[in-house]
RNA sequence: GCCUCGUUAGCUCAACGGCAGAGCAGCUCCCUCUUAAGGAGACGGUUGUAGGUUCGAAUCCUACACGAGGCA
Numbered sequence: 001g002c003c004u005c006g007u008u009a010g011c012u013c014a015a016c017g018g019c020a021g022a023g024c025a026g027c028u029c030c031c032u033c034u035u036a037a038g039g040a041g042a043c044g045g046u047u048g049u050a051g052g053u054u055c056g057a058a059u060c061c062u063a064c065a066c067g068a069g070g071c072a
Base pairs, nucleotide, nucleotide: 001071002070003069004068005067006066007065010024011023012022013021018055027041028040029039030038048064049063050062051061052060
C1' cells in the first nucleotide's frame, strides 16, 4: 500500500429499508429474621464519524477513524 470482517445500552449480542430489542450488570419493589436464590417493574441508545440514495437508513452507497485477520 491492497483485500476481507467488525464497530448498536455499562458488558455480551440481536434487529426483511418501516416504533431500536434481549440477556447480564446497576436501580426500585415483592418475598425472607437477614443474606443469597427467586419474582415484578422502571431506567439506560447522537446505532464509530461525515456525506449520499430513499417518502423512510442501524440496514444500501462513498470517504474517514478505530479494532481483528490476510496478501505484498

A computed fold for a 72-nucleotide RNA from a Patescibacteria group bacterium, annotated as transfer RNA. Its Rfam family is "tRNA". Its family is annotated with triplet codon-amino acid adaptor activity in the Gene Ontology. The prediction has a mean pLDDT of 82.